[in-house]
């Protein structure tokens, strides 16, 4: 030079005019003070103008996959079926999520990935080929007999099918071959040693329960209440406190995943038809919060102390224009928030790994 692997940041930036929007102070106006907000009274609603001060999308705001706050059901709970998660300590509000460290596979390698419990509880799959893919084996072959044509009897080492063929190398023995023996390796128990532990090593036994799949059923462990800001709660006005039909009669109905016990409450439940409202406040941002520092911790992170307020619209705000600078801007707009995961995507800086050439 060239190809990778990881890991931090940004997300045009300054100035200058007009334009939009929250909050806050101040004047003016119109209406009028309900719900709301601040408070100990008091005050304050609402709308729309001027003049000032201050703020105004994203790392992903997408996805809606997990997990919660929050609210309402709603006042007690139990069993079952169902879901969900799955090596081990750990962080955290919590998680199927991070963070370390087993195991396993990829990869020269820097690093990356696991849907990672259990196959000696049953059950079912492994199509074609192949003799034979499990209460499986003999096509070719090798041995041995014999009438020499054929056929009878051992064989599972060689060869053939195949993704997988009675665990794998060697020796030895045998008529010829085979854990038939023996040696290592593998596979099961035991027991001892590190390590919270998952797991690793050491010895010792056993010829040895054929082999793959649970991302198949299914066992095993842990865990799991619906619904959802179009949730709910108020206020103000309007209207029909409606009508037909069907179940039921406390052994009954109803009660926010399913069924069953159980509580709890009751003259109700269900259906269709028809009528009124669709207006306004509140929920609506100070939080499991952000940032710096300091401890502890291999890390996720945690504790202290400082310090800061950083969107709140509602048919939906942050736009345009000129002018310099630049690494020349890609994906892409909050709608109750909050931690996560995936998934799109421009650029700059770091570190480490590999191949080539040159000194």
């Nucleotide at each position: 030079g060239g190809a990778g692997u990881c890991g931090a940041c940004c997300a045009g930036g300054u100035a200058a005019u007009c334009g939009c929007u929250g909050u806050c102070c101040u004047c003016c106006g119109c209406c009028g003070u309900a719900a709301u907000c601040u408070g100990a009274a008091a005050g304050u609603a609402g709308c729309g103008g001027g003049a000032g001060a201050u703020g105004g999308a994203g790392g992903a705001a997408a996805g809606u996959c997990c997990g919660g706050g929050c609210u309402c059901c709603a006042a007690a709970g139990g069993a079952c079926a169902g879901g969900g998660u799955g090596c081990c300590a750990g962080g955290u509000a919590a998680c199927g999520c991070c963070u370390g460290g087993g195991g396993g596979g990829c990869g020269c390698g820097a690093g990356c990935c696991c849907a990672c419990g259990g196959a000696a509880a049953g059950u079912g799959c492994c199509g074609c080929a192949g003799a034979a893919a499990a209460a499986a084996a003999a096509c070719c072959g090798c041995c041995u007999c014999u009438a020499u044509g054929u056929g009878a009897g051992g064989u599972a080492a060689g060869g053939g099918u195949g993704a997988a063929a009675a665990g794998g190398u060697g020796c030895g023995g045998u008529a010829a071959g085979a854990g038939c023996g023996c040696a290592c390796c593998g596979c099961g128990c035991a027991u001892c040693u590190g390590g919270u532990a998952a797991c690793a090593g050491a010895u010792g036994u056993g010829g040895c329960a054929g082999g793959g799949u649970a991302a198949a059923c299914c066992c095993c462990a842990c865990u799991c209440g619906g619904a959802g800001c179009a949730a709910g709660a108020c206020c103000a006005a309007a209207u029909a406190g409606g009508a037909a039909c069907u179940c039921a009669u406390a052994u009954c109905g109803u009660g926010u995943g399913g069924u069953c016990c159980g509580c709890a409450c009751g003259a109700g439940g269900g259906u269709u038809c028809g009528g009124g409202u669709a207006g306004g406040u509140c929920g609506c941002u100070a939080u499991a919060g952000g940032u710096g520092c300091u401890u502890g911790g291999c890390g996720a992170c945690a504790a202290g102390c400082a310090u800061c307020a950083c969107a709140g619209a509602u048919g939906a705000a942050u736009g345009a224009u000129u002018a310099c600078c630049c690494a020349a801007g890609a994906c892409a707009g909050a709608a109750c928030c909050c931690g996560g995961c995936u998934u799109a995507u421009g650029g700059u800086c770091g570190a480490c790994u590999c191949c080539c050439c040159u000194u």
This is a predicted structure of a 359-nucleotide RNA (Bacterial RNase P class A) from a Gammaproteobacteria bacterium. The organism belongs to Gammaproteobacteria, within Bacteria. It matches the Rfam family "Bacterial RNase P class A". By type it is a ribozyme. Model confidence (mean pLDDT): 78 of 100.